[in-house]
């Protein structure tokens, strides 16, 4: 400087234009226990990296930016 990959809940992650955006840890509450852990049941917690565009509809498809990763020079 060039190519490619990633960004979605506190954490690691699904979700191949149309369902009310899941999951598993973690949290919080009740159940059980002498307490506590481990179980077991529920509840809270995302405007999907920023912006713009296609489109009856975008997390998703395009552009662009920013952040992290790889490789080439």
């Nucleotide at each position: 400087g060039c190519g490619c990959c990633u960004u979605u809940a506190g954490c690691u992650c699904a979700g191949a234009g149309g369902a009310u955006a899941g999951a598993g840890c973690a949290u919080c509450a009740c159940g059980c226990u002498u307490c506590g852990g481990a179980c077991g049941u529920g509840a809270g917690g995302g405007u999907c990296g920023g912006g713009g565009g296609u489109u009856c509809a975008a997390g998703u498809c395009c552009c662009u930016c920013a952040a992290g990763g790889c490789g080439c020079a």
Transfer RNA from Candidatus Moranbacteria bacterium CG_4_9_14_3_um_filter_40_7, 73 nucleotides, folded computationally.
Rfam family: tRNA. Rfam classes the family as a transfer RNA.